[in-house]
This is a predicted structure of a 75-nucleotide RNA (transfer RNA) from a Pseudomonadota bacterium. Taxonomically the source falls in Pseudomonadota (Bacteria, Pseudomonadati). Rfam family: tRNA. The coordinates come from a structure-prediction model, not an experiment, and the mean pLDDT is 83.
RNA sequence: GGGUGCGUAGCUCAGCGGUAGAGCACGGGUCUUAUAAACCCGGGGUCGAAGGUUCGAUCCCUUCCGCACCCACCA
Numbered sequence: 001g002g003g004u005g006c007g008u009a010g011c012u013c014a015g016c017g018g019u020a021g022a023g024c025a026c027g028g029g030u031c032u033u034a035u036a037a038a039c040c041c042g043g044g045g046u047c048g049a050a051g052g053u054u055c056g057a058u059c060c061c062u063u064c065c066g067c068a069c070c071c072a073c074c075a
Base pairs, nucleotide, nucleotide: 001071002070003069004068005067006066007065010024011023012022013021018055026042027041028040029039030038048064049063050062051061052060
C1' cells in the first nucleotide's frame, strides 16, 4: 500500500429498513438473626464519526477513525 471482518448499555453479545433487546453487573424489594443464593421490580444507549439514499437507517451507499486478521512491497 491492497483486501476482509468487527465497532450497539459498565462487560459479553443479539437485532440486517418500520419508535433499540438479552445475559451478567448495578440499584430497590421479598426471603433470612444476618450474608449469600433464589424470586420480583427498576435505572442505564446521540447504535465509532460525518455525509448520502429513503416517507423512514443500528441495518443500504461513500469517506474517515479505532481494533483484529490475510496478502504485497521495502529494509